[in-house]
RNA sequence: GGGGUCGUGGUGUAGCCCGGCCUAACACGUCGGCCUGUCAAGCCGAAGAUCGCGGGUUCAAAUCCCGUCGUCCCCG
Numbered sequence: 001g002g003g004g005u006c007g008u009g010g011u012g013u014a015g016c017c018c019g020g021c022c023u024a025a026c027a028c029g030u031c032g033g034c035c036u037g038u039c040a041a042g043c044c045g046a047a048g049a050u051c052g053c054g055g056g057u058u059c060a061a062a063u064c065c066c067g068u069c070g071u072c073c074c075c076g
């Protein structure tokens, strides 16, 4: 230098290929409440990501296209 993988709440993932309903789901964790003599467990509820970043296409983009950054792998 060339090619490819991955990047989504605090953590781990799903959704991406075949764009759509309400600006995103699940588990753990965090916070509040209930329960309990207390804790844990259990039950109820809440906060938290505008999807690495920028731009484009579209009525509409986490999803498609381009550029770019980081990660790992392969080729030279």
Base pairs, nucleotide, nucleotide: 001075002074003073004072006070007069010028011027012026013025020059030046031045032044033043034042052068053067054066055065056064
A computed fold for a 76-nucleotide RNA from an Elusimicrobiota bacterium, annotated as transfer RNA. The sequence was found in a public genome assembly. It matches the Rfam family "tRNA". About the family: Transfer RNA (tRNA) molecules are approximately 80 nucleotides in length. It is annotated as a transfer RNA. The prediction has a mean pLDDT of 81.